[in-house]
C1' cells in the first nucleotide's frame, strides 16, 4: 500500500438528571486510523446540594469553588482489527 470491516456528529421520540450532559430507540453520514477503554495533568461545560465571599443578624440574590460532566479539546496510560514490501 489495497481490500474487508468498525464508529457515528446533527435532527426526532423515550427515560434519567438541578444543570451540564447521559442511555435507549429511529432517522442519518458531521466526521473519525484508535471517535475502543480510563478523568492522571492541562482545558472547556455546568452549579440542585454544600463551603467560601459579598455579610459582624438571618433569609432572598450575586460572586467563586466540583464532591458532577466532556475521552468526539490536547497531552498521558491501557488495550486492540486489517496488513504488502
Nucleotide at each position: 500500500a489495497a481490500a474487508a470491516g468498525g464508529c457515528a456528529a446533527c435532527c426526532c421520540c423515550g427515560g434519567g438528571g438541578a444543570a451540564a450532559c447521559c442511555c435507549g430507540g429511529g432517522c442519518g453520514a458531521c466526521g473519525c486510523a484508535a471517535a475502543g477503554c480510563c478523568a492522571c495533568g492541562g482545558g472547556c461545560c455546568u452549579u440542585c446540594u454544600g463551603c467560601g465571599g459579598g455579610c459582624g443578624a438571618c433569609c432572598c440574590c450575586c460572586c467563586g469553588c466540583a464532591u458532577g460532566g466532556c475521552a468526539g479539546c490536547c497531552g498521558g496510560g491501557c488495550c486492540a482489527c486489517c496488513g504488502a514490501a
Molecule: c-di-GMP-I riboswitch aptamer
Organism: soil metagenome